[in-house]
RNA sequence: GGGCGGGUAGCUCAAUCGGUAGAGCAGCGGCCUUUUAAGCCGUUGGUUCUGGGUUCGAGUCCCAGCCCGCCCA
Numbered sequence: 001g002g003g004c005g006g007g008u009a010g011c012u013c014a015a016u017c018g019g020u021a022g023a024g025c026a027g028c029g030g031c032c033u034u035u036u037a038a039g040c041c042g043u044u045g046g047u048u049c050u051g052g053g054u055u056c057g058a059g060u061c062c063c064a065g066c067c068c069g070c071c072c073a
Base pairs, nucleotide, nucleotide: 001072002071003070004069005068006067007066010025011024012023013022019056027043028042029041030040031039049065050064051063052062053061
């Protein structure tokens, strides 16, 4: 330098044909327990990498860029 894959909550990852952004863990509050751990209930938390474009409507489609991984040179 070229090709491919990926970037979404603090972490790991979903999101169907373009139509209300979610789960588990973690955190917070409560229950239980002599206490801790475990378990149970509830709950907070988002610039969907950035900037444009298309569209009534974009995490999703198109263009450019940034970052990470793999392969080739």
Transfer RNA from Phycisphaera sp., 73 nucleotides, folded computationally. Rfam family: tRNA. Gene Ontology term of the family: triplet codon-amino acid adaptor activity. By type it is a transfer RNA. The organism belongs to Phycisphaera, within Bacteria.